Notes
TPP riboswitch aptamer (THI element), 89 nucleotides, folded computationally. It was read from a public genome assembly, where an Rfam model found it.
RNA sequence: GUAAAUACACAGGGGUGCCUUCGGGCUGAGAUCAUACCCUCGAACCUGAUCCGGACAAUGCCGGCGUAGGAAGUUUAGGAAGCACCCUU
Numbered sequence: 001g002u003a004a005a006u007a008c009a010c011a012g013g014g015g016u017g018c019c020u021u022c023g024g025g026c027u028g029a030g031a032u033c034a035u036a037c038c039c040u041c042g043a044a045c046c047u048g049a050u051c052c053g054g055a056c057a058a059u060g061c062c063g064g065c066g067u068a069g070g071a072a073g074u075u076u077a078g079g080a081a082g083c084a085c086c087c088u089u
Base pairs, nucleotide, nucleotide: 001083002082006077007076009074010073011040012039013038014037017026018025019024045070046069047068051064052063053062054061
């Protein structure tokens, strides 16, 4: 001097649709408020999109579009009694 995985801390990003007799039902991690959930280099999420195909009671339900265009991070630990390099004997 030393990589990835992983972990902590702090910081940051994101969504909240459909049906309803309003009890509830559907998909989902999450369906409107929260000490929740997901995500931070990438399929979290947004745009195209009032898009295309399929299914459904209905939907941003599933698939396509999609190797598309955007999208939020740093520190420490760890690896490492290792390895690499330098000096001395």

The prediction has a mean pLDDT of 79.
Its Rfam family is "TPP riboswitch aptamer (THI element)". Rfam 15.1 lists 16,130 matches to the family in 8,693 species.